[in-house]
Context: one part of a larger RNA
């Protein structure tokens, strides 16, 4: 290293996609082919040359040369040196002030220099505006000024040429693929139609016109019987069609046939052949029919590689970094510009300046959350209470703004419920702002602002204060060029629309997309927590009978549900109501002065009260409900009669010896609980659970934490000497690693060229082998076989330069 076995784990790639193992589309399989090229323009950055200039290429020389290459200038010309939009005109100089790499000087503080750069103010140039001395053909030219305007300016240039790399964009512009568009042409052997010219068309049937004849009639003329042989007449054979079987066939006999039914069938009839009409045209008894299997515009060649905001493909290998589906506009919603998000190249500085998804302090906005209606608005329930004022209704009067009584209105103090577009109060959270040298105090100044005022602001100067004025953390800043993106999607918590959605829309943080791992049986997003490659070690979510690592571990309590018991967010349902099933708990009773419960005795008188009724004697209504006797017994609690009768019951009493009874509330368990293939707490089981609830210990394991070795980035230190060549190096330290679109940086690998070394009939490419080393990959090296002539290595160069998909193309199988 390869093969077979056996156990674990483990869905099929590429793609569009918020999301694919998909019952989304493409893919049997092998070989050879196959896609961001090349060129102009423009931009940045980078390297080279000269540098106020720069650059051969129009043209000339030199040379053996009718060599591209080598060389020339007061040259042409490009471009740059001056700007103001433009015309017309006019046209800029050695500036101040704050921070400042460096450099000097110091031991160190401090000082001094003061590039570049950035920040501020001045001056000048143009433009615009304002002003107008002055000179002038009264048309103009203009000196000194002012401005809080505007320039792609000046203020001792920095450009020009080339080369490369990444971008745009013109080109076929990555590559394949339309429907369509212009242009010239070839078709009427298929069919349309029209014309010329031939050819065909068996049978049988009805009987129109003339015509004969008879009969009737004054005639017109009727009517009878022949005979006649018209017709887009009938039935029907060939012939030309094609209705229905929705027949056979349907890789067929056939790219429209057969079979049987059917329709015409003397005529708008069927056919030959000639010949006319030609593609925005033809022809057309009109069906967009037909015009050569092509018709809503034929076929053909070329313009043509037409174009496509759309579909499918787009070819090695490592390393560093790595989005976005959101804003503004768009004849814009399948697209693009623009800013955002990302990358790359850099510049400046660098120890507390500066900076912060952070907290303190201090201050400032707010009208949400809740609160509130005996506070304003606006809604709104219920009674009280009223002299008076209003309206209705009654009562008394003759009548009264007489009096009385009622209903409302309204007034007064209460009372109940409420508000996204209500409100006095009013949060939390989340926002500004600041926490000092650009600061502070003092002190005199200038001003056209301002003020009754040297009042005040502003503005510049001058002295003086260092405890550098919160915590904690930690390298901040700028410039330029660019790529993909611009379908999104889910959860908590806030929220709007809808009954409501795995609906649609937001808002704040986080995840998915872009992402693995350990858990939840299964699984984009739940729970933990992100990964280089290995050892140890210990956890996290969840687990710990077996399946499957890990206690049939401990302690308390509950549950019986074999016609459905339960078993872990998301999450994969169950509800009002219900139970003398059982386990807690509240409250109220009752009881050794014997309760509850059982079993025994008594339930009786005045009196069949009264009234009602046909009848009511406790018990059909109705109203009252007393007295006496006792231990107790209701003018009666039901059963019961036509009314009685008779049995019960409260209430009492003995037997008996100790707890009992109601309402009520919540834990499991149940009842409610019916679906269409057998079926899922994953699953077997398991019932002092291996099941629920509540402690408590121990154990298992993730790429996660810690500890070590190695890789590779990225930082930061140090080294020219002692034996260690490659500063593109050496030693050393310290943090880190997930990735889709996408960006960088280094390799690998194929064809050619030039150098410069090299191998080969004693075998060179190739090809092929469980051979063998090496590399982190791409891959390199070697061995052994088959072969039989070219070929390899390094530095550079230049590219038709790397396949697994495209219903790719072609050839096998």
């Nucleotide at each position: 290293c390869u093969c077979c076995a056996u156990c674990u784990a483990g869905c099929c790639c590429g793609u569009c996609u918020u999301g694919a193992a998909a019952c989304a589309u493409a893919g049997a399989c092998c070989a050879a082919g196959g896609a961001g090229u090349c060129u102009g323009a423009c931009a940045u950055g980078u390297g080279u040359a000269c540098g106020a200039g720069u650059c051969a290429a129009u043209g000339g020389g030199c040379u053996a040369g009718g060599a591209a290459a080598c060389c020339c200038g007061u040259a042409a010309g490009g471009u740059g040196c001056a700007a103001g939009a433009a015309a017309g005109c006019u046209g800029a100089u050695u500036g101040g002030c704050a921070g400042g790499u460096u450099c000097c000087c110091u031991c160190a503080c401090a000082g001094g220099u003061g590039c570049a750069c950035c920040g501020c103010c001045u001056a000048c140039c143009g433009a615009c505006u304002u002003u107008g001395a002055u000179c002038u053909u009264u048309u103009g030219a203009g000196a000194a000024g002012g401005g809080u305007u505007c320039g792609a300016g000046u203020g001792c240039g920095a450009g020009c040429a080339u080369a490369c790399c990444c971008g745009u964009u013109g080109g076929g512009a990555c590559a394949a693929a339309a429907a369509a568009g212009a242009u010239g042409g070839u078709g009427a052997a298929c069919u349309a139609u029209g014309c010329c010219u031939g050819a065909g068309u068996g049978g049988g049937g009805c009987a129109a016109a003339g015509c004969c004849a008879g009969a009737g009639g004054a005639a017109a003329c009727u009517u009878u019987g022949g005979u006649g042989g018209a017709g887009g007449c009938c039935c029907a054979c060939a012939g030309c069609g094609a209705u229905a079987c929705u027949g056979a066939c349907g890789u067929g006999c056939a790219a429209a046939u057969c079979g049987u039914u059917c329709a015409u069938c003397u005529g708008a009839c069927u056919u030959g052949g000639g010949u006319a009409u030609a593609g925005g045209g033809g022809u057309g008894a009109a069906a967009g029919a037909c015009u050569a299997a092509u018709c809503g515009a034929a076929c053909u060649g070329u313009c043509u590689a037409g174009u496509a905001g759309c579909u499918a493909g787009u070819u090695c290998c490592c390393u560093c970094u790595g989005a976005a589906g959101u804003u503004u506009c768009c004849c814009u919603c399948a697209g693009g510009a623009u800013g955002g998000c990302u990358g790359g190249a850099g510049c400046c500085c660098c120890c507390g300046u500066c900076g912060a998804g952070c907290u303190c302090u201090a201050u400032c906005g707010g009208g949400u959350a809740a609160a509130g209606c005996c506070a304003a608005u606006g809604a709104u329930u219920a009674g009280a209470a009223g002299u008076g004022u209003c309206g209705g209704g009654g009562g008394u009067g003759c009548a009264a703004c007489g009096c009385c009584c009622u209903c409302g209105a309204c007034c007064u103090a209460u009372u109940c419920u409420c508000a996204a577009a209500c409100u006095u109060u009013a949060a939390a959270u989340a926002g500004g702002u600041a926490g000092g040298a650009u600061g502070g105090c003092a002190u005199g100044g200038c001003u056209a602002c301002u003020u009754c005022g040297u009042u005040g602001a502003g503005c510049a100067g001058u002295g003086c204060c260092a405890c550098g004025g919160a915590a904690u953390c930690a390298g901040a800043g700028c410039u330029c060029c660019a790529a993909g993106u611009g379908g999104g999607c889910c959860a908590u918590u806030u929220u709007u629309g809808g009954u409501a959605a795995g609906c649609a829309a937001a808002a704040c943080u986080g995840a998915c997309g872009a992402u693995g791992c350990a858990g939840g049986a299964u699984g984009a997003a739940c729970u933990g927590g992100a990964a280089g490659c290995c050892g140890g070690g210990u956890u996290a979510u969840g687990g710990u009978g077996c399946c499957c690592a890990a206690c049939u571990g401990u302690g308390c309590g509950u549950u019986a549900a074999c016609u459905c018991g339960g078993a872990a967010c998301c999450c994969a349902c169950a509800a009002a109501g219900g139970g003398u099933g059982u386990u807690g708990g509240u409250c109220g009773a009752u009881u050794a002065a014997g309760a509850c419960a059982a079993c025994a005795a008594a339930a009786c008188g005045g009196u069949g009260g009264u009234c009602a009724u046909a009848g009511a004697a406790g018990u059909c209504a109705a109203a009252a409900u007393u007295c006496a006797c006792c231990a107790a017994a209701g003018a009666g609690u039901g059963u019961g009669u036509a009314a009685c009768a008779a049995c019960u019951c409260a209430c009492c009493u003995g037997c008996c010896g100790a707890a009992u009874c109601a309402a009520c509330u919540a834990g499991c368990c149940u009842c409610a609980a019916a679906a269409a293939u057998g079926g899922a707490u994953g699953g077997c089981a398991a019932u002092u659970a291996a099941g629920c609830g509540c402690g408590u210990g121990a154990c298992c394991u993730a790429u996660a934490c810690c500890c070590g070795a190695c890789c590779g980035u990225c930082g930061g230190g140090g080294c020219a000497a002692g034996g260690g060549c490659u500063a593109g190096g050496c030693c050393u330290u310290g943090a880190u690693g997930a990735g889709u679109a996408g960006g960088a940086g280094g390799g690998c690998a194929c064809g050619g060229c030039a150098a410069u070394c090299a191998c080969c009939g004693u075998a060179a490419a190739a090809c092929u082998u469980a051979g063998g080393g090496u590399g982190a990959g791409a891959g390199c090296c070697u061995a052994g076989g088959u072969a039989g002539a070219g070929u390899g290595a390094c530095c550079g160069u230049c590219g038709g330069u790397g396949c697994a998909u495209a219903u790719c193309u072609u050839g096998g199988u």
A computed fold for an 813-nucleotide part of an RNA from Durio zibethinus, annotated as large-subunit ribosomal RNA, domain II. The full RNA is in RNAcentral, with records from Rfam. Taxonomically the source falls in Durio (Eukaryota, Mesangiospermae, rosids, malvids). Its mean pLDDT, the model's own confidence on a scale to 100, is 81. Rfam family: Eukaryotic large subunit ribosomal RNA. The family is grouped with related families in Rfam's "LSU clan".